[in-house]
RNA sequence: UGCUCAUCCAGAGGGACUGAGGGAAACGGCCCGUCGACGUCCCGGCAACCGCCCACGAACCUCCUGCCCUCCCGCACCCGGGGAGGCAGUCGUGGGAGCAGGUGCCAAAUCCGGCCCACGCGAGAUCCGCGGGGACAGAUGAGAA
Numbered sequence: 001u002g003c004u005c006a007u008c009c010a011g012a013g014g015g016a017c018u019g020a021g022g023g024a025a026a027c028g029g030c031c032c033g034u035c036g037a038c039g040u041c042c043c044g045g046c047a048a049c050c051g052c053c054c055a056c057g058a059a060c061c062u063c064c065u066g067c068c069c070u071c072c073c074g075c076a077c078c079c080g081g082g083g084a085g086g087c088a089g090u091c092g093u094g095g096g097a098g099c100a101g102g103u104g105c106c107a108a109a110u111c112c113g114g115c116c117c118a119c120g121c122g123a124g125a126u127c128c129g130c131g132g133g134g135a136c137a138g139a140u141g142a143g144a145a
Base pairs, nucleotide, nucleotide: 001145003143004142005141006140007139008138013043014042015041016040017039021032022031023030027113028112029111044106045105046104048103049102050101051099052098053095054094055093056092057091058090064089065088066087067086068085070083071082072081073080074079110137115134116133117132119131120130121129122128
């Protein structure tokens, strides 16, 4: 950098530096901002995904690894060797902030719209308003390259 999948109406702010725009995208709206936004750094926090933990279910115990139990041998509990059995490993579903390890995040729904709809309501085909659905784009994570 592109690909696949999942999620995107929850959550979480102080300080220092800087100094004029910022909220990804033409445009429209609405916000934030010299009472200092955006950005950078420090500290603090959040808990989405992964990891960890717990419960349940499924599979597998031919071999291998760990644990438990038991038997045999070695004088020998410990120790060494061998055998039988059980559980776990793997996968799925659910749960919890318990851990804060990895990534991420900490104005507003991804701030809202924008493109499409033989979708609903309004007298309502078009247009307009309100709502709904889908797509595109984006963000974040996980996976494979």

This is a predicted structure of a 145-nucleotide RNA (SAM riboswitch aptamer (S box leader)) from uncultured Nocardioides sp. It matches the Rfam family "SAM riboswitch aptamer (S box leader)". Rfam describes the family as follows. The SAM riboswitch is found upstream of a number of genes which code for proteins involved in methionine or cysteine biosynthesis in Gram-positive bacteria. Its family is annotated with regulation of gene expression in the Gene Ontology. The prediction has a mean pLDDT of 76. Taxonomically the source falls in Nocardioides (Bacteria, Actinomycetota, Propionibacteriales, Nocardioidaceae).